Context: one part of a larger RNA
Molecule: large-subunit ribosomal RNA, domain II
Organism: Ophioglossum thermale
RNA sequence: CACAUGCGCGCUUGGGACGUUGGCACCCUGGCCUUUCCAUCCGACUUGUCUUGAAACAUGGACCAAGGAGUCUAACAUGCAUGUGAGCUAGUGGGUGGAAAACCCACAGAGGCGCAAGAAACUUGAGAGGCGGGAUCCCCUCACGGGGGGUGCACCAUCGACGGACUGUGAUCUUUUGUGAAAGGCUCGAGUGAGAGCAUGCUUGCUGGGAACCAAAAGAUGGUGAAUUAUGCUUGAGCAGGGCAAAGCCAAAGGAAACUCUGGUGGAGGCUCGCAGUGAUACUGACAUGCAAAUCGUUCAUCAGACUUGGGUAUAGGGGCAAAAUCCUAAUCAAACCAUCCAGUAAUUGGUUCCCUCCAAAGUUUCCCUCAGGAUAGCUGGAGCUUGUGUAGUUUUAUUGGGUAAAGCUAAUGAUUAGAGGCCUUGAGGGUGAAUCACCCUCGACCUAUUUGCAAACUUUAAAUAGGUAAGAGGCCGGAGUUGCUCGAUUGAACCCCAGCGCGGAAUGGGAGCUCCAAGUGGGCCAUUUUUGGUAAACAUAAUUGGCAAUGAGGGAUGAACCAAAAGCCUGGUUAUGGUGCCCAACUGCAUGCUAACCUAUAACCCACAAAGGGUGUUGAUUGAUUAAGACAGCAAGACGAUGGCCAUGGAAGCCAAAAUCCGCUAAGGAGUGUGUAACAACUCACCUACCAAAUCAACUAGCCCUAAAAAUGGAUGGCGCUGAAGCACAUUGCCUAUACCCAGCCAUCGGUGAGUGCGAGGCCUUGAUGAGUAGGAGGGCACGAGGGUUGUGGCGCAGCUCCGGGUGAGAGCCCGAGUGAAACGGUCCUCGGUGUAGAUCUUGAU
Numbered sequence: 001c002a003c004a005u006g007c008g009c010g011c012u013u014g015g016g017a018c019g020u021u022g023g024c025a026c027c028c029u030g031g032c033c034u035u036u037c038c039a040u041c042c043g044a045c046u047u048g049u050c051u052u053g054a055a056a057c058a059u060g061g062a063c064c065a066a067g068g069a070g071u072c073u074a075a076c077a078u079g080c081a082u083g084u085g086a087g088c089u090a091g092u093g094g095g096u097g098g099a100a101a102a103c104c105c106a107c108a109g110a111g112g113c114g115c116a117a118g119a120a121a122c123u124u125g126a127g128a129g130g131c132g133g134g135a136u137c138c139c140c141u142c143a144c145g146g147g148g149g150g151u152g153c154a155c156c157a158u159c160g161a162c163g164g165a166c167u168g169u170g171a172u173c174u175u176u177u178g179u180g181a182a183a184g185g186c187u188c189g190a191g192u193g194a195g196a197g198c199a200u201g202c203u204u205g206c207u208g209g210g211a212a213c214c215a216a217a218a219g220a221u222g223g224u225g226a227a228u229u230a231u232g233c234u235u236g237a238g239c240a241g242g243g244c245a246a247a248g249c250c251a252a253a254g255g256a257a258a259c260u261c262u263g264g265u266g267g268a269g270g271c272u273c274g275c276a277g278u279g280a281u282a283c284u285g286a287c288a289u290g291c292a293a294a295u296c297g298u299u300c301a302u303c304a305g306a307c308u309u310g311g312g313u314a315u316a317g318g319g320g321c322a323a324a325a326u327c328c329u330a331a332u333c334a335a336a337c338c339a340u341c342c343a344g345u346a347a348u349u350g351g352u353u354c355c356c357u358c359c360a361a362a363g364u365u366u367c368c369c370u371c372a373g374g375a376u377a378g379c380u381g382g383a384g385c386u387u388g389u390g391u392a393g394u395u396u397u398a399u400u401g402g403g404u405a406a407a408g409c410u411a412a413u414g415a416u417u418a419g420a421g422g423c424c425u426u427g428a429g430g431g432u433g434a435a436u437c438a439c440c441c442u443c444g445a446c447c448u449a450u451u452u453g454c455a456a457a458c459u460u461u462a463a464a465u466a467g468g469u470a471a472g473a474g475g476c477c478g479g480a481g482u483u484g485c486u487c488g489a490u491u492g493a494a495c496c497c498c499a500g501c502g503c504g505g506a507a508u509g510g511g512a513g514c515u516c517c518a519a520g521u522g523g524g525c526c527a528u529u530u531u532u533g534g535u536a537a538a539c540a541u542a543a544u545u546g547g548c549a550a551u552g553a554g555g556g557a558u559g560a561a562c563c564a565a566a567a568g569c570c571u572g573g574u575u576a577u578g579g580u581g582c583c584c585a586a587c588u589g590c591a592u593g594c595u596a597a598c599c600u601a602u603a604a605c606c607c608a609c610a611a612a613g614g615g616u617g618u619u620g621a622u623u624g625a626u627u628a629a630g631a632c633a634g635c636a637a638g639a640c641g642a643u644g645g646c647c648a649u650g651g652a653a654g655c656c657a658a659a660a661u662c663c664g665c666u667a668a669g670g671a672g673u674g675u676g677u678a679a680c681a682a683c684u685c686a687c688c689u690a691c692c693a694a695a696u697c698a699a700c701u702a703g704c705c706c707u708a709a710a711a712a713u714g715g716a717u718g719g720c721g722c723u724g725a726a727g728c729a730c731a732u733u734g735c736c737u738a739u740a741c742c743c744a745g746c747c748a749u750c751g752g753u754g755a756g757u758g759c760g761a762g763g764c765c766u767u768g769a770u771g772a773g774u775a776g777g778a779g780g781g782c783a784c785g786a787g788g789g790u791u792g793u794g795g796c797g798c799a800g801c802u803c804c805g806g807g808u809g810a811g812a813g814c815c816c817g818a819g820u821g822a823a824a825c826g827g828u829c830c831u832c833g834g835u836g837u838a839g840a841u842c843u844u845g846a847u
């Protein structure tokens, strides 16, 4: 509005669907982080050490536990902190007190250092300066924190002044001997110039001390030893049985005698065989963790003497003793043993103990009885201080010195090759000639114009690289002044004062300057280029730059140094070097040449090798020839005459040798290319021609390939293997890959912020850059033992120990759990230190 249901709009309530968002629960799936175990792939040589360099056929090291090495002190130096300040402060004694102290007082106007220096000493004895640069603060202008002006701290530079020493001068006064003002010096010093010290503590360092730890060979002093052993003396003891056989003696025989000879007896001896004893030759025997720190067996030497041996006694360490060997002197002897000096010293060897962060070397200079080491400078760290474009391992522009590289020698010097020409000068030889400085010939020197190859100690010329200077305010310009210098001269020079001038006078990068203290180092090595010695070297030496040392990761198969590139922890992308058949991630890609390699084809900087020479292997380049007037090659014919040229010769007829090398006829044929003959002959070649028919020959050069090219375990383009390559050369398109580059996140380091606000300054705030590291330095932490303060744990189980348990931190480490165990032990703040082990042929113990 219509009215009977209806339609539209608004409000409210309820339900449903869909969408969106949020929460909870469950399931499925994916990604990331942490820890443990298992498996696969990839990487991966034992640590410490000295070293230029270690996985080293360099050295220490079987394994475990406990112990084990820069400490303390004095003096000094730097820095920081605290207290006080022209001052600061030990020590001793006393008082209260107590285990000892703290605290107070006295000595005390003490001592020490400081407040004044110079001089050998006597002794003398300092004050507000000028110019320049300067922070801060103030004023003006302006909005740019810019310009102008003033103030000018600390400090720096420079000039002057003052005290002292030295040198020099000498006014005044004066007892004639002194005093010593003013004015000087390019002289000296650890001075003054409106004080800064003193005491205590800590850090770092030098020195003296055991001086971080372990380790000698030596030296000195005083003692103990001769039971071993050496020798002397003394006193004792011991030494079968044989042999040879001296002197002396007896007897027989001979003899004139001297005496000789024979047979006995006799029993001497540093004599002999040999037992005991003493020793120790050989087996080079046994044994050789033995019976034994020197023994056993057999053999051997000696065995009445310089013999063996007991006891006693003497000789003592630079001493003894020694028939002498450096032998012996108690398992010790080219100088015994014990104690002390002594924890001796060692430029030498070895080792030297927890973590993280930041910075980060040197092997060079000078000196040293210096060369295995120190000091000194350098390199480096730490502590700071001052300050805001003052700067530079760079470039540009301008200018400048040089004599290397190169070049040059027909330019100087020095060396050097080759001819050519030649007047004069000159040497040698020869010819003519009697001879000449008379002529001629030859070879030189020499001269002239050329030519060839050179120079660290040659050079006219002359680089590159490298070096110096400059690119403005400390400048430019104007005016005045001072001076003992200079000038004829107010001339000059130097200095100084005032005023003016701003386009801040090339680029790029980047804060800059100064002081103090101190460690380590002071063996170096390699590469490009240059360079010296050397035949050369993985040899010795120097320079420049870059590396290794001290440095990993990618590539060179492997590798200190080569190529590439430097690194916090991670994601992704892209590259370098080098690769892309398989090992092995990625084109058996595309395109063109070359190479065939049976003694082993070849295959990528350093770099792991090969040369001269040669090749008708093959492929290119260059030069010069020949050719349809017929080449080259093939086959066939000719290859003559004068002439057996001349000379020489025993002989030389084309062809032993020497010189010369013409003529004729020809299509062509050399006074002859090679065989051959005693000499000829004969053959052949050059040369010419016929057939044939279209290209041919020579020299030289360069790629690949071949040769030259032989070694000892079996062997290496890295291996397999590869042949229109998976080789060599040259193009080209993709792709693979590092801790490099880019992007994102995180960690650490380097910063800023202040006296007021709730607390927290160890707090708060945010951008950018950076991150390798041995020796070494600095900062911040972890752990252990003990003391003090404070606060806790523990028989309901401490400490310790065990664990394939859990968590946390970047790490040293810390916390929890389970088991065992049976009584003590933590946190935090401060202080102290006999404070951290894998090493030392470490010490002790266990295995």
Stems, first nucleotide, its partner, number of pairs: 001006001046061004062847001064845004070352001072209003076205002079202006087113003091107005117124002129159002132156002137150005161192002164188002166185002173178001213350001215348001219341006230315009239305001241273003244269001248265004253260002277302003282298002285296002317333001319329002354781006364377001366375003378521002380518008391509002394507002396471005406461001407459002413455002418450001420448003425445008475501002478498002481495003485492001524548004529543002532540002554563002568746002572742003578736003581720003589732001592729003613707003617704004622699005634691001636689001638687001640664002670685001674683002747771004751765003782836001784833010800820004805816004